Notes: SAH (S-adenosyl-L-homocysteine) riboswitch aptamer from an uncultured Ectothiorhodospiraceae bacterium, 77 nucleotides, folded computationally. Its mean pLDDT, the model's own confidence on a scale to 100, is 77. It was read from a public genome assembly, where an Rfam model found it.

RNA sequence: CACUUUGAGGAGCGUUGCAGCGGAUCAUCCGUCAGGCUCGAGGUGAAUUCACAUUGCAACAACGGCGCUCACCGAAA
Repeated sequence: CACUUUGAGGAGCGUUGCAGCGGAUCAUCCGUCAGGCUCGAGGUGAAUUCACAUUGCAACAACGGCGCUCACCGAAA
């Protein structure tokens, strides 16, 4: 770094629909669709770097179409 499994990023309702996924009569159409992103942990693989082990300290978010509602913080906005 890539793939994969998983945890977290407070929650709900409605709606549009790109990517992805599924289907079809396949230069398109239909269906589904607003955690697909970020941070962390496990596994596998690759690349680079002399390599490996141990210990200590510190920190732990930013973001997520549109409309509405709740929760939380705040004297209020």